The prediction has a mean pLDDT of 84. Predicted 3D model of an 84-nucleotide RNA (c-di-GMP-I riboswitch aptamer) from a Bacillota bacterium. It matches the Rfam family "c-di-GMP-I riboswitch aptamer". Its family is annotated with cyclic-di-GMP binding in the Gene Ontology. Taxonomically the source falls in Bacillota (Bacteria, Bacillati).
RNA sequence: GCAAACCCUGGGAAACCUGGGGACGCAAAGCUAAUUGGGGGCUAAGUUUUUCCUUUGGGGAGAUAUGCCAGCCCGGCCGCCGGA
Numbered sequence: 001g002c003a004a005a006c007c008c009u010g011g012g013a014a015a016c017c018u019g020g021g022g023a024c025g026c027a028a029a030g031c032u033a034a035u036u037g038g039g040g041g042c043u044a045a046g047u048u049u050u051u052c053c054u055u056u057g058g059g060g061a062g063a064u065a066u067g068c069c070a071g072c073c074c075g076g077c078c079g080c081c082g083g084a
Stems, first nucleotide, its partner, number of pairs: 001026002006021003010017002024071001030077003037074003040069003046064008
């Protein structure tokens, strides 16, 4: 210097994010998440498959990210004081 969990406000379908409080921790807990790299993870509005109810429709389950996570790992860029 930053700021986890948690609480409040606002945004969002959600994950999550903004602002305030609050500190678990952190030399990089700074930036980089389609076009500032590579893995990994979270959510599933929309789309799609399936199933149940049947109330012109609704519910459940599966798949799917150009939605999200940098305080998950590797990498890239920048980087405080002191010692050696």